[in-house]
Context: one part of a larger RNA
């Protein structure tokens, strides 16, 4: 000098931050991803019959982002400069281009299974769902040829569709440098290390297989152990270091535990499937159903960490033509002296140095201008009364925080001072009890009868909504 701090004693106010560091233990209960009816067919509701409205299903676009954790990971994970063999929804630029035909499957209707979750058969249908053709600069090929698109909608000027170039973004991969401890770990290693073919992949490559050489790493520390996400930064020091890596930001890995794909531009997917497993819960015992390391809350563990709160007004996200809807991202309130910053608990006068307390050599000293008393403010505080900006778009509308901050009256010193220490380091000393005792104690060391060191009072130092003490770094 710090701290995400904890315990002890004591607490008046704002402000701006922060707030499970420990069981990646288990979780009751809400809520956190929808949304589009201008893709579609149908049901049902009102109806001025013009139309409006709602939607279970089919189909699109988001659920690969926002948001949690830090388990694992020592390793291209991160950081930092380079690199070629890649993709990339939506979004900008430019170019062409949407012609013509089909069969279905869901909601629906009928029967039927199951205790539910869920479903089976039969029959009917719509679409920007699904499929052929036909073309197209595209892609392949040395040609010749081969392959290969496409969708409509409404309010009629708009929003879609497909296809080729580029660009912007975002990813995916390689490689040089750097990245903790231990040699009381010295060998390590068979897809191993290198080729050549072939697969595969968005993309190079032992990424997979076949074959072929025998190779590769390593005392410049390999291979094993421990330990740990990384990083802009934070603290501390003049520095140069040493330590740490909450909160904000950027990267990475994970979502009960292991595995594994499928859709998709993207995922091997927190709130998505499929299997295993451990644990719950429902069950008619045949079978199902779940994942809070989303925000509130709860057991638990622990020295220790908050409210099952309002709002989408604002910034930002999805979808929608658009009105919107949706949003525990977000903006806000509670709560905690957890940090930091700022105010306040009053000013000025007032000596016969009042009483009272302590202390005395009985003269006194000291609390102490301190009270009391007189003038004075009224910052805080009650009450009253006016009262925002944050809100932008051509008007209009629209504000959770909030009648909140502010401003204005009016009242009255009125509502507010603790804690730790006083041998020496180290600012502050007398008294009484105690009697190596009951204690104190960072060190050095007090205490066995006059203890400025123990416990009390007085009083004095320090700091002050604090103030001590433990922890920890520097």
């Nucleotide at each position: 000098g710090a701290u995400g701090a904890a315990c002890g004693c004591u607490g008046g106010c704002g402000g701006u931050a922060u707030g499970c560091u420990u069981a990646a233990c288990a979780c009751a209960u809400g809520c956190a991803a929808g949304u589009c009816g201008a893709a579609c067919g149908g049901u049902c509701u009102c109806u001025u019959c013009g139309g409006a409205g709602a939607u279970a299903g089919u189909g699109g676009c988001g659920g690969a982002c926002g948001g949690g954790u830090g388990a694992g990971u020592a390793a291209c994970g991160c950081g930092u400069g380079a690199g070629a063999a890649u993709c990339u929804g939506g979004c900008u630029u430019c170019a062409g281009g949407u012609c013509g035909g089909g069969g279905a499957c869901a909601a629906c209707c009928a029967c039927u299974g199951g205790a539910a979750a869920c479903g089976g058969u039969g029959g009917c249908u719509a679409a920007u769902a699904c499929c052929g053709g036909a073309u197209a600069u595209g892609c392949c090929g040395a040609g010749a040829g081969g392959u290969g698109a496409a969708a409509g909608g409404c309010u009629u000027g708009c929003c879609g569709c497909c296809u080729g170039a580029a660009g912007a973004u975002g990813a995916g991969c390689u490689c040089g440098c750097g990245u903790c401890u231990g040699a009381u770990u010295a060998g390590c290693u068979a897809g191993u290390a290198g080729g050549u073919g072939u697969g595969g992949u968005a993309a190079a490559g032992g990424c997979g297989c076949a074959c072929c050489u025998a190779g590769g790493c390593g005392a410049c520390g390999a291979u094993c152990a421990g330990u740990a996400g990384c990083u802009g930064g934070u603290c501390u020091g003049a520095g140069a270091g040493g330590a740490u890596g909450a909160u904000c930001a950027g990267c990475c890995a994970c979502a009960c535990u292991g595995g594994g794909a499928c859709u998709g531009a993207g995922a091997c997917a927190c709130g998505g499937c499929c299997c295993a497993g451990a644990c719950u819960c429902c069950u008619a015992c045949g079978g199902g159903a779940g994942g809070c390391a989303g925000c509130a809350g709860u057991g638990g563990g622990g020295a220790a960490u908050u409210u099952u709160c309002c709002g989408c007004a604002a910034u930002g996200g999805g979808c929608g033509a658009a009105a919107g809807c949706c949003u525990g991202a977000c903006g806000g309130a509670g709560c905690a002296a957890u940090a930091c910053c700022g105010c306040g608990u009053g000013a000025g006068g007032g000596a016969g140095g009042a009483a009272g307390g302590c202390u005395c050599u009985u003269g006194g000293g000291u609390u102490g201008u301190a009270a009391a008393c007189c003038u004075c403010u009224u910052u805080u505080c009650u009450c009253a009364g006016g009262g925002a900006a944050g809100a932008a778009a051509a008007a209009a509308a629209u504000g959770a925080c909030g009648g909140u901050a502010c401003c204005u009256g009016a009242g009255g010193a009125a509502u507010a001072a603790g804690c730790a220490u006083c041998g020496g380091c180290u600012a502050a000393c007398u008294c009484c009890g105690u009697g190596c005792c009951a204690g104190c104690a960072g060190c050095c060391g007090c205490g066995g009868u006059a203890a400025u060191a123990c416990g009390g009072a007085g009083g004095a130092u320090g700091c002050a909504a604090g103030c001590g003490u433990u922890a920890u770094c520097c």